[in-house]
Molecule: Guanidine-I riboswitch aptamer
Organism: Caldisalinibacter kiritimatiensis
C1' cells in the first nucleotide's frame, strides 16, 4: 500500500425539532347575559360589557403528548466463532450445553432525508495518534 470483519431486529434513554394534539396570544363570525339610547305600546333595532361555540393567523426562546434518536448510551432476542457430547450409512450437516462477541480520538466544517431538527445518514468518513 491493499482487502476482509468489527452483526441484525425490537423496546427505550441522553438528545431533537414543529406535521398533529394540546398551551399562549390576536382577530372574525353566530349565540346568552348586563347597561343605556331611539321610534312604538304587540314588540323590534342600534351601540357597550361578559360568556359560550365554531373558524382563521402567529408563537418551540412553549413544560408536555405524537413523531425522530445513538458505530463509540442501555435492556432484550436473534445471528456470528471457538469448544465438548449426542445424533446421522461417511463426510457435511443438525441438536445440546459452555464460553466468546474485544476497542474505538475526532468538528462553533460541508452535504442528505423528513414537518424539522439532531448523538438520525453520508460515517468507525477526511484528519490526528
Nucleotide at each position: 500500500u491493499g482487502g476482509a470483519a468489527g452483526u441484525g431486529u425490537a423496546c427505550c434513554u441522553a438528545g431533537g425539532g414543529u406535521u398533529c394534539c394540546g398551551g399562549a396570544g390576536a382577530a372574525a363570525u353566530a349565540u346568552c347575559u348586563u347597561u343605556a339610547u331611539u321610534a312604538u305600546u304587540u314588540a323590534u333595532a342600534u351601540a357597550c360589557u361578559u360568556g359560550u361555540a365554531u373558524u382563521u393567523c402567529u408563537c418551540g426562546a412553549c413544560u408536555g403528548g405524537u413523531c425522530c434518536a445513538a458505530g463509540u448510551g442501555g435492556u432484550a432476542c436473534a445471528g456470528g466463532u471457538a469448544u465438548u457430547a449426542c445424533u446421522u450409512u461417511u463426510u457435511u450437516a443438525g441438536u445440546a450445553a459452555u464460553a466468546u462477541u474485544a476497542c474505538a480520538c475526532c468538528g462553533u466544517g460541508g452535504g442528505g432525508a423528513u414537518a424539522a431538527a439532531a448523538g438520525c445518514c453520508c460515517g468507525g468518513u477526511c484528519g490526528g495518534g